[in-house]
Context: one part of a larger RNA
RNA sequence: GGACUAACGCUGGCGGCGUGCCUAAUACAUGCAAGUCGAACGGGAUUCUUUGAUCAGCUUGCUGAGAGAAGGAUCUAGUGGCGGACGGGUGAGUAACGCGUGGGAAUCUGCCUCUUACUGGGGGAUAACAGUGGGAAACUACUGCUAAUACCGCAUAAGAUCUUCGGAUGAAAGGUGCAACUGCACCGGUAAGAGAUGAGCCCGCGUCCCAUUAGCUAGUUGGUGAGGUAAAGGCUCACCAAGGCGACGAUGGGUAGCCGGCCUGAGAGGGUGGACGGCCACACUGGGACUGAGACACGGCCCAGACUCCUACGGGAGGCAGCAGUAGGGAAUAUUGCGCAAUGGACGGAAGUCUGACGCAGCGACGCCGCGUGAGCGAUGAAGGUCUUCGGAUCGUAAAGCUCUGUCCUUGGGGAAGAAGGCGAAAGCUUGACGGUACCCAAGAAGAAAGCCCCGGCUAACUACGUGCCAGCAGCCGCGGUAAUACGUAGGGGGCGAGCGUUGUCC
Numbered sequence: 001g002g003a004c005u006a007a008c009g010c011u012g013g014c015g016g017c018g019u020g021c022c023u024a025a026u027a028c029a030u031g032c033a034a035g036u037c038g039a040a041c042g043g044g045a046u047u048c049u050u051u052g053a054u055c056a057g058c059u060u061g062c063u064g065a066g067a068g069a070a071g072g073a074u075c076u077a078g079u080g081g082c083g084g085a086c087g088g089g090u091g092a093g094u095a096a097c098g099c100g101u102g103g104g105a106a107u108c109u110g111c112c113u114c115u116u117a118c119u120g121g122g123g124g125a126u127a128a129c130a131g132u133g134g135g136a137a138a139c140u141a142c143u144g145c146u147a148a149u150a151c152c153g154c155a156u157a158a159g160a161u162c163u164u165c166g167g168a169u170g171a172a173a174g175g176u177g178c179a180a181c182u183g184c185a186c187c188g189g190u191a192a193g194a195g196a197u198g199a200g201c202c203c204g205c206g207u208c209c210c211a212u213u214a215g216c217u218a219g220u221u222g223g224u225g226a227g228g229u230a231a232a233g234g235c236u237c238a239c240c241a242a243g244g245c246g247a248c249g250a251u252g253g254g255u256a257g258c259c260g261g262c263c264u265g266a267g268a269g270g271g272u273g274g275a276c277g278g279c280c281a282c283a284c285u286g287g288g289a290c291u292g293a294g295a296c297a298c299g300g301c302c303c304a305g306a307c308u309c310c311u312a313c314g315g316g317a318g319g320c321a322g323c324a325g326u327a328g329g330g331a332a333u334a335u336u337g338c339g340c341a342a343u344g345g346a347c348g349g350a351a352g353u354c355u356g357a358c359g360c361a362g363c364g365a366c367g368c369c370g371c372g373u374g375a376g377c378g379a380u381g382a383a384g385g386u387c388u389u390c391g392g393a394u395c396g397u398a399a400a401g402c403u404c405u406g407u408c409c410u411u412g413g414g415g416a417a418g419a420a421g422g423c424g425a426a427a428g429c430u431u432g433a434c435g436g437u438a439c440c441c442a443a444g445a446a447g448a449a450a451g452c453c454c455c456g457g458c459u460a461a462c463u464a465c466g467u468g469c470c471a472g473c474a475g476c477c478g479c480g481g482u483a484a485u486a487c488g489u490a491g492g493g494g495g496c497g498a499g500c501g502u503u504g505u506c507c
Base pairs, nucleotide, nucleotide: 001507002506003505004504006503007502008501009500010499013371014370015369016368017367018366019364020363021329026327027326028325030324031323032322035082036081037080040079041078043076044075045074046073047072048071049070050069051068054065055064056063057062058061089282090281091280098207099206100205101204102203103202104201107199108198112195113194114193115192116191117190118189119188120154122152123151129144130143131142132141133140134139160169161168162167174187175186176185177184178183208254209253210252215245216244217243220242221241222240223239224238225237226236227235257279258278259277260276261272262271263270264269284305285304286303287302288301307318308317309316310315335361337360338359339358343357344355345354346353347352374404375403376402377401384395385394386393387392409444410443411442412441413440414439418434421430422429423428451496452495453494454493455492456477457476458475462491463490464489465488466487472479473478
């Protein structure tokens, strides 16, 4: 000098774009953050239409009530499907095939795309519901009924798997609309092949400090066989052999998520990994599996532990390293905001629903950038301050004054783009959180907007007074003991400027 996720002191007008717990991976009140599908299914509720056993009133053919049946619309607890493995957070652990880079073979892959074949005929249950119980609650037991795209046989098998090459084994689910008399369309289902995407695994090379860590290792190293996995493999097991690693640093200890990048530097290099992007790991602590295409699963399950809460003391409930927010810690880090309008995601045929992802707004000069705090003229060089050799010098065209402008500000008026889509046969109708914001026009008005640090040398900038080794300054050298350009104040000056200094860290 440059750079900060900065903090502190003084000061502070506006806007745009960014950015904001580096400490306690400490504990969390409250709300929200993952649902969706009634076009898979049987119920339930509300409502409408049609019909209507029966009943009432009488004016005897009208009015009213109405069990039940059929259909439509809306909502929905439950069964079922898909999604909760994405998105979002954090950096604790990890010195490792974790990451980076380049290769590899022994694998899987829901949704998506293309291709081929099929979608026949049956069965038994079970939630919901009803009833009876238990429990303070969380919840739960028994009995009875029922549906499906839930579950299970049978048939069929092009292709698939196994094979002793004879053969053997294994599938499926329907729904909606329109036609209407057995069709069409769409969404599905099953088997198989290919692709795409995603993922698992292996290897070469690279990846911090300590030798005041020198030896380490028994599933250890290899083989055979078996098991296991989607898959190679001591991954696991039985048997056999005695190997394997190490000064080219094994083992141990310390520290640390890694990278693209970022900072600095002419470069080589050094430092760093906050925001954004990729990968990894974790989700109160430890362990475990279940389901599933995918997890050993942040807002799933089970066990143990610590902690907190409820309790009728028998027993239960919980997990913000999601978004806000609270306490604590700290020098220090924000709103319990608005919206799904856009982009993206889940579900759905769609309408749509959900989405603290995201889009925006709020707070903070925390950073970068832009703008302003006026412009022109104006010498009796006013008053006043300071210095003075008392002549004057300087602040200084600075002010006042005159003329002008209107960024910004206030008031009034107008007012977006971002919108693609959706509905509808069409005409057409309709969708914006931001936001009455940006922007435009008119009027008013110089009015409301400058500080901070420094002035001995380094280092740009000097005098006066006060103080008297005191009070104090200080980055280094050093100033101060009676004329201090070094302390304090004033005038003046220098630097930067909505900032300026200080501290910390890196180059």
Molecule: small-subunit ribosomal RNA, 5' domain
Organism: uncultured bacterium